[in-house]
RNA sequence: UGGACGAAAGGGCAAACCCGGCGAAAGCCGGCGACGCAAAGCCUCGGGUCUACGCCCCAGCGGGGUAUGACGGCCGGGCCACCGAA
Numbered sequence: 001u002g003g004a005c006g007a008a009a010g011g012g013c014a015a016a017c018c019c020g021g022c023g024a025a026a027g028c029c030g031g032c033g034a035c036g037c038a039a040a041g042c043c044u045c046g047g048g049u050c051u052a053c054g055c056c057c058c059a060g061c062g063g064g065g066u067a068u069g070a071c072g073g074c075c076g077g078g079c080c081a082c083c084g085a086a
Base pairs, nucleotide, nucleotide: 006083012037013036018031019030020029021028022027035073041079042078043077045076046075047074048071049070050069054066055065056064057063058062
């Protein structure tokens, strides 16, 4: 110096609920707030999950199917990264 690992220190992010806004919804943004997180930093490449405006179908005031939508705090993967003990 680099890697693995993850004690300590300095810190970081921010679940749910609630409020305001956007959206058809899933969900997202902001505020409050902390469930947790050593990558809970970034990216949909693969898998998975969620939603169905629109489109298609049906025996149709309903129901079913479908992602171009969403989830990076579902997993895998890629990229970047603070600290320095055993």